RNAcentral holds the sequence, with entries from ENA and SILVA. The RNA shown here (small-subunit ribosomal RNA) has 1433 nucleotides and comes from an uncultured organism. Rfam family: Bacterial small subunit ribosomal RNA. Gene Ontology terms of the family: ribosome and structural constituent of ribosome.
RNA sequence: AAGGAGGGUGUUAGGGAUUAUGUGGUCGGGUGAGAGUGGCGAACGGGUGAGUAACACGUAGGUGAUCUACCCCUGGGGAUGGGGAUAGCCCAUGGAAACAUGGGAUAAUACCUGAUAAGCCCCAUACUUAGCUGUAUGGGGGAAAGGUGCGUAUGCACCGACCUGGGAUGAGCCUGCGGCCCAUUAGCUAGUUGGUGGGGUAAGGGCCUACCAAGGCGACGAUGGGUAGCCGGCCUGAGAGGGUGAACGGCCACACUGGGACUGAGACACGGCCCAGACUCCUACGGGAGGCAGCAGCUAAGAAUCUUCCGCAAUGGGGGAAACCCUGACGGAGCGACGCCGCGUGGACGAAGAAGGCGGAAACGUUGUAAAGUCCUUUUCUUGGUGAAGAAUAAGGGUGCGAGGAAAUGCGCAUCUGAUGACGUUAGCCAAGGAAUAAGCCCCGGCCAAUUACGUGCCAGCAGCCGCGGUAACACGUAAGGGGCGAGCGUAGUUCGGAUUUAUUGGGCGUAAAGGGCGUGUAGGCGGUUCUGCAAGCCUGGUGUGAAAUAUCCCGGCUUAACCGGGGAGAUGCGCUGGGAACUGCAGGACUUGAGUUCUGGAGGGGAAGCUGGAAUUCCAGGUGUAGGGGUGAAAUCGGUAGAUAUCUGGAAGAACACCGGUGGCGAAGGCGAGCUUCUGGCCAGAAACUGACGCUGAGGCGCGAAAGCGUGGGGAGCGAACAGGAUUAGAUACCCUGGUAGUCCACGCUGUAAACGAUGUGCACUAGGUGUAGGCUCGAUACGGGUCUGUGCCGUAGCUAACGCGUUAAGUGCACCGCCUGGGGAGUAUGCUCGCAAGGGUGAAACUCAAAGGAAUUGACGGGGGCCCGCACAAGCGGUGGAGCAUGUGGUUUAAUUCGAUGAUACGCGAGGAACCUUACCAGGGCUUGACAUCAGCGGGAAGUCGUAGGAGACUGCGGCGCCCUUCGGGGCUCGCUGACAGGUGCUGCAUGGCUGUCGUCAGCUCGUGCUGUGAAGUGUUGGGUUAAGUCCCGCAACGAGCGCAACCCCUUCUGUCUGUUGCCAGCACGUAAAGGUGGGGACUCAGACGGCACUGCCGGUGACAAACCGGAGGAAGGUGGGGACGACGUCAAGUCAUCAUGGCCCUUAUGUCCUGGGCUACACACGUGCUACAAUGGCCGGAACAGAGCGCAGCAAAACCGCGAGGUGGAGCAAAUCGCAGAAAUCCGGUCUCAGUACGGAUUGGAGUCUGAAACCCGACUUCAUGAAGUUGGAAUCGCUAGUAAUCGCGCAUCAGCAUGGCGCGGUGAAUACGUUCCCGGGCCUUGUACACACCGCCCGUCACACCACCCGAGUUGGGGGUACCCGAAGUCGCUGUCUAACCAGCGAUGGAGGACGGUGCCGAAGGUACGCCUGGUAAGGGGGGUGAAG
Repeated sequence: AAGGAGGGUGUUAGGGAUUAUGUGGUCGGGUGAGAGUGGCGAACGGGUGAGUAACACGUAGGUGAUCUACCCCUGGGGAUGGGGAUAGCCCAUGGAAACAUGGGAUAAUACCUGAUAAGCCCCAUACUUAGCUGUAUGGGGGAAAGGUGCGUAUGCACCGACCUGGGAUGAGCCUGCGGCCCAUUAGCUAGUUGGUGGGGUAAGGGCCUACCAAGGCGACGAUGGGUAGCCGGCCUGAGAGGGUGAACGGCCACACUGGGACUGAGACACGGCCCAGACUCCUACGGGAGGCAGCAGCUAAGAAUCUUCCGCAAUGGGGGAAACCCUGACGGAGCGACGCCGCGUGGACGAAGAAGGCGGAAACGUUGUAAAGUCCUUUUCUUGGUGAAGAAUAAGGGUGCGAGGAAAUGCGCAUCUGAUGACGUUAGCCAAGGAAUAAGCCCCGGCCAAUUACGUGCCAGCAGCCGCGGUAACACGUAAGGGGCGAGCGUAGUUCGGAUUUAUUGGGCGUAAAGGGCGUGUAGGCGGUUCUGCAAGCCUGGUGUGAAAUAUCCCGGCUUAACCGGGGAGAUGCGCUGGGAACUGCAGGACUUGAGUUCUGGAGGGGAAGCUGGAAUUCCAGGUGUAGGGGUGAAAUCGGUAGAUAUCUGGAAGAACACCGGUGGCGAAGGCGAGCUUCUGGCCAGAAACUGACGCUGAGGCGCGAAAGCGUGGGGAGCGAACAGGAUUAGAUACCCUGGUAGUCCACGCUGUAAACGAUGUGCACUAGGUGUAGGCUCGAUACGGGUCUGUGCCGUAGCUAACGCGUUAAGUGCACCGCCUGGGGAGUAUGCUCGCAAGGGUGAAACUCAAAGGAAUUGACGGGGGCCCGCACAAGCGGUGGAGCAUGUGGUUUAAUUCGAUGAUACGCGAGGAACCUUACCAGGGCUUGACAUCAGCGGGAAGUCGUAGGAGACUGCGGCGCCCUUCGGGGCUCGCUGACAGGUGCUGCAUGGCUGUCGUCAGCUCGUGCUGUGAAGUGUUGGGUUAAGUCCCGCAACGAGCGCAACCCCUUCUGUCUGUUGCCAGCACGUAAAGGUGGGGACUCAGACGGCACUGCCGGUGACAAACCGGAGGAAGGUGGGGACGACGUCAAGUCAUCAUGGCCCUUAUGUCCUGGGCUACACACGUGCUACAAUGGCCGGAACAGAGCGCAGCAAAACCGCGAGGUGGAGCAAAUCGCAGAAAUCCGGUCUCAGUACGGAUUGGAGUCUGAAACCCGACUUCAUGAAGUUGGAAUCGCUAGUAAUCGCGCAUCAGCAUGGCGCGGUGAAUACGUUCCCGGGCCUUGUACACACCGCCCGUCACACCACCCGAGUUGGGGGUACCCGAAGUCGCUGUCUAACCAGCGAUGGAGGACGGUGCCGAAGGUACGCCUGGUAAGGGGGGUGAAG
């Protein structure tokens, strides 16, 4: 599909017919998208600033050398007859596309042609004019377009089209003047400058071309290079100026880069065309397309810069008759605190001055009326509502008037009416709500307004400049507080100001940066007296312009303001024009004072050439003569017996010219010095005459220009770079010495510099003097006289100057002209140019780097500066140290620890005036933790404590015993334990400090008030003349006074008086002893100790200044501060000490505190300081004999006596000490011995034995004795003390202390030498001088080398950019030549020709491109070079 039971649906599929307000086709009319033809616009408006140093711009002119569409104003004239095409469209073809081509038909206000044409254009002629132009005549040439509406259909009106004149507007071209940098750009130029002919353009012109001439520009900046759009304006500034050219406005230029024309009124054309190039895109690989520096937007770069918005409502533009269309012009909105302006984020009251924060020891202060709280307001905000102005008019309609016409639509004018809003939820207004929605940024060391704390510790960091930070940071960070501004605040960049720091207003140049080395003179600048003229400058009047905006003044509109509107004034400039004539200028005339000339005198190392002279030096020859000479700080090299030096005679050579000689002379400067001659320049004075402004200065130019140097040729005595030798020295490429070459000298040529200086340009004028000197004149004739001119010095007035200083020889006051400066270094370098034979000269930067560099003066300090003067500073002496042994301190080393401090002088026998334990601070180990010590509170217990015992190294712990006071009965005192405040620290910082101390230095200084001087720092006083130990005193003095220091006052000592008189003393008297002041007594003496006296340059002589004072003398115990001590100015050394003590800050807190045992501080290869003992005979040893002072003693000194060799022991009298004791002083003296030696010197070291102290002598005491018997024989370089009762030498005592002394502090005994003197060493004082020092000479500072970093120069090269010249190639295109084809128009009857056109070819030119090149300028670079900077090399 066919068939299909049963069931369901019901005309929908499909077929047919009819209708049209449906659809499609075709034709006609209307409208009209799109396309085309045609017209106008697109050359305006909008963007950008690459290029441009130029008529690009500004300003003022010219165009008599020009054009101008549309719109606008104002005139004249005309509009006629024809013709041929071509888009769109149709048919085809090629191509991927873009697009192209062929055939056919057609229209116009598209195109062509004829006619007419005055004024239009061209030509000619004549006249005119100035060459413009005008007039006349003649010849030639040149126009057009229609459409729409109305209609009374012959027309009228409107819009257009044509020819032509004038205006207006716009534009082209030309000119004067004005506005950038580099001279390390000085010469540029061939169409270059001009002419003639021609071409070209709207138009003049080398604009182009041919020929001719050889010009043109430039120091008043040509050419080249760099940079740049210009202006009105804008920013700043008191102004003059300086900077700038966003927005707004005017002009110019450009439109991917370069070239070109076409069209057009206008372009060489942003959104047109052609060509070349780079880039991007499409492609079918053959070819094509594109240009945001329009508005938005994207990407990239960058520190950074917006919305792919709304609207044509307004204003303006184009088209159109208009409606209307187009318009990223424009009007608006959006984003961005980017700027300007306005407003707000609240107001009032509010103290318990809250809490919190911060500061403070606390009191308290501060945040701070701030908050909270109470009352109020509502701008803003939120919500809701309401609601201007920007809008004028157009079309259309109404009315009125007017011109013209026969009349009406129509036209013109006025008036009434009549649409339209992007912004926009607009502005504004009303209502409601509610302090509600809204504060930050910078700073607080000075400039500069605002400070404390903490943290940090030259770190981290800050910083505009100066500068902060290394343990108390007002500077970093934080906090709190404060200051400033505020929807802003800081920062960075930029411009002007301050900056009179480029100086016109308005600077300077002796020494701060700066006068040219000097002259001559060109350009230029400036210029005496007078008259006349001109009118360029100048003054003045008028006029044009100087756009608007801005700025400024006044008025007005948005609530105000910003903003906007109106009016005025001004606009210093340029042009035109009238006037003036003092000054400048120009022209002409005159003058004599500026300048010069002539004349007469004058001085002079002015210059050049020639000639001459003597002294000296060296050399040569000869004589005399003998050992030295020479040289230096001293020497040597050197020369000499081959005869030097010295001396005499003769000769040679070269160079320089003693005396005169002089802040004297001459010259422009450099410079010039024997005499004479010649030539020659300048200057001064005098008196007349002459010229008549002839003058001054002087960029460039030219000339001169010390010494050294260079070239050529001479010369060469002396001197003498280099060089050699000798010295000096650490070295000595130096200083000194012996030699010596260039050179020094001459001629000619070059160089061209210098602290070429008066560090002072030249000329003229003016402004007190004094005094010297050189040369004139004059008065007077006596002067060391007066006047005057020109030089040359000193002092000084006014004035100037930062001061110093200058001061008629200005650095004063003015004028003219030239040169030069603008922080230091880099650098007078690099590079370029130029000069030179070279050496080198002239001109002459930058990068980078620093916060100064510099001048004058002041105060100090310093000087191998000066003057004066002190001190055991040197010298003169005496004794030491440095060598030895030992003691002691230090460094170093060692160590568990060797505790710490002191460190040149001014640490080192120092803190320490006494380390076996202790001390003790160190180390090891063992303990304690409110603690070994102080105060307070709470709780609990109890005397504290002491004795015994056990453990332990001890501290300590356990156990046991003994063991309180007061009381108002509450408790308190005392004490133990626990807890908490706190104790404690010889831990750090002496560079946070007080106090104390050392040192300069017992040196004579250090200051102040007032006055005076100086701008000031500051000075004066205080310096000067004398004098002193002294800033002691005197005199003088712009100073007068005063203070701290000096001295004196105090203590000891020396002489003496008075008083007192024991424990001291003893003359006389008495007693007495072996002796003895032992005793009585005495108050004389010694002595003791208290108060006095004495010495003051008082006296005399001399010196001095009539002073101060000094020298000498007398007297006196003492004489010129009698001797000694105490006493230490302003200050210096950040001197010393936190370990005497005190103390800020920091640190430790069962430890960095505290207790204990033991060890260490006592170590030992070395080095140094300070001492002791010696090395011996002025001595050692032995024996004998003599004389002090000052001290000390009760947990003490201890006598006698005895023991011991001795240390000492036993002992214990006496004494709290002028009483007793320590306690014998020693050196000395007398006698003896030793006899020069490692000893009878020296005593170290070691062994033995002891004594004493002490719990305890091992580490680690002192002493005694016996034995031992080291080094050492007087000490290198160097170095210390001391000037008289001193040095030296001798012993004694004391403090500390149980014990321990060569140290320290005291005491007395013996007891010298030397000082010429101030040159030198050290330290100090005063005056002066220099200074680059000021942390102050232990200062400052230079160069090389090494290292790091930075910028630069050269550089074999390499790689870019720009410009130029020559040549090659040569697009598009204009112009020229030419070929082919060809509708209109012309001629021709036609064929055909012509005019014109289209498409080709080609020539000149021509962009890009290519080649070559002694151009300019970058990048990069092996390597080389210097420069700058850097904490310790």